[in-house]
C1' cells in the first nucleotide's frame, strides 16, 4: 500500500502516576451466522427381477434383500488412477497424482468479455435441528502482500 474473511465503527466506566496509546468491561450502530409454526416437503450407494426399446447397452420408473447416524460455519463439492492398512465378502480410512462444480486476484468503484496466475482446506455440535413469520441465541476473529493485464458500459 493492497488481499482473503462478516469480521467494522462509535459511546461510557476502569487500569496504564497525567495525556496520547493500549488492554479490560458494558453498550449502540453497522455486517454476518445459528435456532425456531402453518403451508410445503421428506435420503444415498449395492445386487438380483421386472416394465418400457426393433434388438442390446445406458439412462428412467417400480419391488426385493443388504449397508450407510445426522448437522453446522466455510468457495472448498465430486470423479478417476495408484500405493498403503484390511481380506471370505462388503464398507470405511490414509498417502501421492490427475480431473473438476464452486471460490478468489491483476490496484478508484461496479457488471461484462477476454488473458493470466491461485484456492479447491480446516474447524466446530454430540444421536440432535428440511422449510420456517412472529420470537430466541451467538460471531465481529485470524492469516498474508510489493507489481498492480486488456477492452466495453456505467459512475466517482
Nucleotide at each position: 500500500u493492497g488481499c482473503c474473511g462478516a469480521a467494522u465503527u462509535c459511546c461510557g466506566c476502569g487500569u496504564u502516576g497525567c495525556u496520547c496509546u493500549g488492554c479490560g468491561c458494558g453498550g449502540a450502530a453497522g455486517c454476518g451466522g445459528g435456532g425456531g409454526a402453518a403451508c410445503c416437503g421428506u435420503u444415498g450407494g449395492g445386487u438380483c427381477g421386472g416394465c418400457g426399446u426393433c434388438g442390446a447397452a445406458u439412462u428412467g420408473c417400480c419391488g426385493a434383500c443388504c449397508c450407510a447416524g445426522g448437522g453446522g460455519c466455510g468457495a472448498g463439492u465430486c470423479g478417476g488412477g495408484u500405493c498403503a492398512c484390511g481380506u471370505a465378502c462388503a464398507u470405511a480410512u490414509g498417502g501421492c497424482c490427475c480431473g473438476u462444480a464452486g471460490c478468489g486476484c491483476c490496484g478508484c468503484u461496479c457488471u461484462u468479455u477476454c488473458g493470466g496466475c491461485g484456492c479447491g482446506a480446516g474447524c466446530c455440535c454430540g444421536u440432535c435441528a428440511g422449510c420456517u413469520a412472529a420470537c430466541c441465541c451467538c460471531g465481529c476473529a485470524g492469516g498474508c502482500u510489493c507489481g498492480a493485464g486488456a477492452a466495453a458500459g456505467a459512475g466517482a
c-di-AMP riboswitch aptamer (ydaO/yuaA leader) from a soil metagenome, 156 nucleotides, folded computationally.
It matches the Rfam family "c-di-AMP riboswitch aptamer (ydaO/yuaA leader)". A reference for the family is Barrick et al. (2004), "New RNA motifs suggest an expanded scope for riboswitches in bacterial genetic control", Proc Natl Acad Sci U S A.
Its mean pLDDT, the model's own confidence on a scale to 100, is 77.
RNAcentral holds the sequence, with entries from MGnify.